[in-house]
Small-subunit ribosomal RNA from a Phycisphaerae bacterium, 1481 nucleotides, folded computationally. Its mean pLDDT, the model's own confidence on a scale to 100, is 84. The source organism's lineage runs through Bacteria, Pseudomonadati, Planctomycetota and Phycisphaerae. It was read from a public genome assembly.
RNA sequence: CAACUGAAGAGUUUGAUCCUGGCUCAGAUUGAACGCUGGCGGCGUGGCUAAAGCAUGCAAGUCGAACGCACCCGCAAGGGUGAGUGGCGAAAGGGUCAGUAAUAACAUCGAACGUACCCCGAGGUGUGGGAUAGGCAUGGGAAACUGUGCGUAAUACCACAUGAUCUCUCCGGAGCAAAGGUUUACCGCCUUGGGAUCGGCGAUGUUCCUAUCAGCUAGUUGGCGGGGUAACGGCCCACCAAGGCGAUGACGGGUAGCCGGUGUGAGAGCACGACCGGCGACAUCGGGACUGAGACACUGCCCGGACUCCUACGGGAGGCUGCAGCGACGAAUCUUCCGCAAUGGGCGCAAGCCUGACGGAGCGACGCCGCGUGUGGGAUGAAGCGCCUACGGCGUGUAAACCACUGUCAGGGGGCAGAACCAACGAUCGCCCCCAGAGGAAGAGACGGCUAACCCUGUGCCAGCAGCCGCGGUAAGACAGGGGUCUCAAGCGUUAGUCGGAAUCACUGGGCUUAAAGGGUGCGUAGGCGGGCCAUCAAGUGCUUCGUGAAAUCCCCCGGCUCAACCGGGGAACAGCGGGGCAUACUGAUGGCCUCGAGGCAGGUAUGGGCGGGCGGAACUGUAGGUGGAGCGGUGAAAUGCGUAGAUAUCUACAGGAACGCCGAUGGUGAAGACGGCCCGCUGGGCCUGUCCUGACGCUGAGGCACGAAAGCGUGGGGAGCAAACAGGAUUAGAUACCCUGGUAGUCCACGCCGUAAACGAUGCUCGCUAGAUCGGGGUGGCUCUGACGCCGGCUCGGUCGAAGCAAAAGCGAUAAGCGAGCCGCCUGGGGAGUACGGUCGCAAGGCUAAAACUCAAAGGAAUUGACGGGGGCUCACACAAGCGGUGGAGCAUGUUGCUUAAUUCGAGGCAACGCGAAGAACCUUACCUGGGUUUGACAUGGUCGGAUUAACCCCGUGAAAGCGGGGCCACGCCCGCAAGGGUGGAACGAUCACAGGUGCUGCAUGGCUGUCGUCAGCUCGUGCUGUGAAGUGUCGGGUUAAGUCCCUUAACGAGCGCAACCCCUGUCGCUAGUUGCUCGGCGCAAGCCAGUACUCUAGCGAGACUGCCGGUGUCAAACCGGAGGAAGGUGGGGAUGACGUCAAGUCCUCAUGGCCCUUACAUCCAGGGUUGCAAACGUGCUACAAUGGCGCGCACAAAGCGUCGCGAGGCCGCAAGGCGGAGCAAAUCGCAAAAAACGCGCCCCAGUUCGGAUUGCAGGCUGCAACUCGCCUGCAUGAAGUCGGAAUCGCUAGUAAUCGGAGAUCAGCUACGCUCCGGUGAAUAAGUUCCUGAGCCUUGUACACACCGCCCGUCAAGUCAUGGGAGCCGGUAGCGCCCGAAGCCGCCACACUACUGUGGUGUCCACGGCAAGAUCGGUGACUGGGACUAAGUCGUAACAAGGUAGCCGUAGGAGAACCUGCGGCUGGAUCACCUCCUUU
Repeated sequence: CAACUGAAGAGUUUGAUCCUGGCUCAGAUUGAACGCUGGCGGCGUGGCUAAAGCAUGCAAGUCGAACGCACCCGCAAGGGUGAGUGGCGAAAGGGUCAGUAAUAACAUCGAACGUACCCCGAGGUGUGGGAUAGGCAUGGGAAACUGUGCGUAAUACCACAUGAUCUCUCCGGAGCAAAGGUUUACCGCCUUGGGAUCGGCGAUGUUCCUAUCAGCUAGUUGGCGGGGUAACGGCCCACCAAGGCGAUGACGGGUAGCCGGUGUGAGAGCACGACCGGCGACAUCGGGACUGAGACACUGCCCGGACUCCUACGGGAGGCUGCAGCGACGAAUCUUCCGCAAUGGGCGCAAGCCUGACGGAGCGACGCCGCGUGUGGGAUGAAGCGCCUACGGCGUGUAAACCACUGUCAGGGGGCAGAACCAACGAUCGCCCCCAGAGGAAGAGACGGCUAACCCUGUGCCAGCAGCCGCGGUAAGACAGGGGUCUCAAGCGUUAGUCGGAAUCACUGGGCUUAAAGGGUGCGUAGGCGGGCCAUCAAGUGCUUCGUGAAAUCCCCCGGCUCAACCGGGGAACAGCGGGGCAUACUGAUGGCCUCGAGGCAGGUAUGGGCGGGCGGAACUGUAGGUGGAGCGGUGAAAUGCGUAGAUAUCUACAGGAACGCCGAUGGUGAAGACGGCCCGCUGGGCCUGUCCUGACGCUGAGGCACGAAAGCGUGGGGAGCAAACAGGAUUAGAUACCCUGGUAGUCCACGCCGUAAACGAUGCUCGCUAGAUCGGGGUGGCUCUGACGCCGGCUCGGUCGAAGCAAAAGCGAUAAGCGAGCCGCCUGGGGAGUACGGUCGCAAGGCUAAAACUCAAAGGAAUUGACGGGGGCUCACACAAGCGGUGGAGCAUGUUGCUUAAUUCGAGGCAACGCGAAGAACCUUACCUGGGUUUGACAUGGUCGGAUUAACCCCGUGAAAGCGGGGCCACGCCCGCAAGGGUGGAACGAUCACAGGUGCUGCAUGGCUGUCGUCAGCUCGUGCUGUGAAGUGUCGGGUUAAGUCCCUUAACGAGCGCAACCCCUGUCGCUAGUUGCUCGGCGCAAGCCAGUACUCUAGCGAGACUGCCGGUGUCAAACCGGAGGAAGGUGGGGAUGACGUCAAGUCCUCAUGGCCCUUACAUCCAGGGUUGCAAACGUGCUACAAUGGCGCGCACAAAGCGUCGCGAGGCCGCAAGGCGGAGCAAAUCGCAAAAAACGCGCCCCAGUUCGGAUUGCAGGCUGCAACUCGCCUGCAUGAAGUCGGAAUCGCUAGUAAUCGGAGAUCAGCUACGCUCCGGUGAAUAAGUUCCUGAGCCUUGUACACACCGCCCGUCAAGUCAUGGGAGCCGGUAGCGCCCGAAGCCGCCACACUACUGUGGUGUCCACGGCAAGAUCGGUGACUGGGACUAAGUCGUAACAAGGUAGCCGUAGGAGAACCUGCGGCUGGAUCACCUCCUUU
């Protein structure tokens, strides 16, 4: 100099948000344990469990300078040893924490005490005496031990003397001591005073949980007297009094040694009390005293109990909670070590002896601290391993190898001045030097988020992980392995504990309208808090000083071990308590005064405030009578019920009980519950005005007392209506309900209980303060001459809106949920549970008080966006209605299911699968089945080898074919070479290796494409603004539209994807062009030709339509209605065009594609079969059932397509299908090609027919390699069902429906009645939105968000777990009463001795033991009650939407269950209407 230094959050409830709230994590720490691993050293630390039991050794002795004896050495002097007597010590040291909640501990204070050894002071130490142990002798006993006799010493014992400032005292007096030893200097002894130290006692304060322990207490509280003690005291005793303690928690129960301190924490706190230190308690369990200065005594004594051991069975011995050690227990805790060298203790004059205190070492990573496992260089970035891949790579990684260097630690050798002191003495440690050589020395956990660190493979809701959230069901960064990475490091993790985070018990520092939480309300006791002024005191408070607050620890500074841990010195601090002094603002106390708080007084005033009595009318039911005559009643509709024995209806009279319409109101009163006809009596409170009186008399209020809706209970009345239960009728799958008909308790009265409600404003009471506006109730003052009215003001009560502020928000806002003060009540995650047990109250029902085990990771509040509603509003759509035609019935066709099968391949499954993929299954297709074959493959690419064998082509055998086997025949390019031939190369072939191939799986791994909502009008963004936020606004509102189309308004302004428009076809006109088209003209029998380009037509370009014009409506708008003109009028008609998204929608079998799977087969080829199978069911169609028809004859009018492997004319043959034949046509030219319905004429005459055509037979035709399974067509014959279709259901709003035919794709042919286009004929109805369905927008409720196909409740059944009751059974604990009564102290008696004392007996007390009745705690228990949990059990549907009967609360009854019903209450109920109020204009 300094001691001051210090505060972080995250995950998890939701679709998302904010809040509340719990759970969990990151930190620090430990006497730890466990797993894996482990080089060295230092300093610490180590039986937390069985205060359960212990073998063995040691842990308290010492003194010959107190004493005698025996023995040993010695000639002696002397020395030594042993057991004793005696002294001191053994009450310390050491251990442990069982008990103990105050008899303890800690802090502070105190008075009535003791204290050996030590220090200081004073005085003394005289004279005698008798014993005894040991010893000797002799007995008993197994032993332990013990008896008798003889004899002996002392610092052992006794007497006498002396005695004081010692003790006692009545102040006269009386009483009490000693020890010597060795040697010459000391050590002792006795008495006494003082001191020091230690101890005994007392007071105050503080010290855990429990009130489900509320009353406890007879020595209890006090007094007088005595006893006892070192000392005070009911400590003990006798007597007297009746006290004492307690909600500031007595008494009881549970737990616990306490403190200094330790851990944590910013602190306040919280938790703990190992090691070290202080105090206490205990020593096998219980009791007791003895000795002593000190004990009721850890290694002393006696007694009792349990246990162990010895025993000769007679009797004895023992006490590790000392150090080591043993077994046992347990997750778990060490050596039967060395030494008294140091420090300390006992004894001793001393030397010294003793010391498991202690000093050390050993063991254990148990903790803290330090060190090391090498350092530098070194890139072919080696190998290996892992990963990726665009085949180039990347990581491990300077890491290794390799080169150079160093020497800590461990190892070996040597030395020494240190811990050691006056000298000597070192168990153990330390210090210095040398040697060798990178050698002997790294692991553990983690890597989904929190939380730092990622890939591959395996696995497939399995195996497993997990602290929380959660991972795993075939692409797992979460499991397991590998590689890599991260973090720590001789450790790393896990488990357990504590604090922290947790402001999650909130003193610092929380809350209670709706999240958990205001008592149902008032009165009031204790307590807490309290207006103004003055004085005094000084308790609180402040300042100051003194004492205390042990040391260690923490903190600071300095120092010592090489550093650090560790240790030493000094300081600071120990926040406290006590004594003295000072101050007096505030609080407090005492006294005095005051009036504004509070209360009183006087005069008014409103009122469903309360209690009692009386009276009244309407309605209802009943009774009696009259009229009357068939129904009434009731419901969604009915029925039960009532009625010809006369109901209902109606009139009259009477009786009875209950409730009081209108006024009546968000209006009034009351503390709350609650209170309503009128009158009277009694009575409570409020408000206003006056400002006369008292003088703080006040506020709150634990306990307590009183009041307290409805239901319910008791006794007695009463009973009209209503109505739990109950009965019947309906409804229903059922209906223990909702609805209906009845109906008893009850509802009413009196008296007595009960004491609870959504007893709510879900908001305790009181006081003060903080903008306003407005409405209502009650007083009152002022203004105008008065009155009415009106206006202005103040008080009070009741409402609404709103500023600031508050709040998570909703909201609250002078009636606070704002800002403050006081007091009370209450909350601390959800469930279990307001339950069990206990207590208490009650007649009962039940109320009040009130847990735990177990279980979950949430349960909640408010608000947001959606979705949904058997919620609301607005608006659309062939959605309904109006209409036309169908389906559902028949036969057939076709698809599907199902069944069958060797196979009947696969997919599609409400709308949005089912004439769908398939716009062509006899073979092929074909994916399926049976059988027969092939294996580099039916198909692609590449490498290597072979060699001219060969491919192609031809032939033979075999076979159902595929294939297999065999034969014939030919090569080519280039180089060398005359040639023979040699070499080489490409295609092919053969062999082989890579690979091919898969309609195998996964559409829930995917791309692409498609369906659907839906051609519905929506879906979003930027910026700004609002909100803590999710989010909102814009996009809402008023109009309008087909439309988020447009207009207006507007905290929004703009923009994008959608709508519309742009595109195509069609409708009108114009222009251009005129063949194959057309024909006004001419010719020709006709085909056609000439001519023309007018018209039609063809196909290209234009025009035209824009609400442009007029009138009306409308906001001066957008737009709508009507009209004119026009071919067309408000989108002219049709098509193409499909927003953000939804359905894990469909498709791996179109294609593409990840992953998985097969590889002489799940590939590929072939033959045959199957996809066509048929008790049944469904969908979509065709044809019909006939006369608006059928048949026959005649005769018109299209459009759009297609055609050379084709369409195929005219002609001929055939009844026909078709055949022969071939003109023309690559097509506005030729052909398919006849359009049909229609129209005209005739027949049929209502019939299973001249309707209908199925089915079957025969005969044919066509295609094709081939029509058996399995094609189509024709002719003749056959001639089924069917006479218009149940419940139900589909399409369509105009050139539409209906009806009629034509064409095309696919295709050899065709099962096409399908599909897609084309034209012909050509209607009816609606102009509306109540309902059904779907959709859009706004709004509302929600417990839904996988979003109503949602969520969710209870019984029953199954399994597991914890728990309550329970006949009992078992055990523990504490106490009362009684019996017994060891040892022992005290007392008494007797005897012995009488100096001490002993022996025997006896009394009080009393441990243990016993008897008995209870109390309390725990265990267990047949059976029983509910509870919790558990992917897919049963029954229903209670709740969430108006949840389909609004829900909920209390109560009562009933019922398989959720629940239902009655009575009263609440809104935390939707919806509609009305009323009222407020704000703005």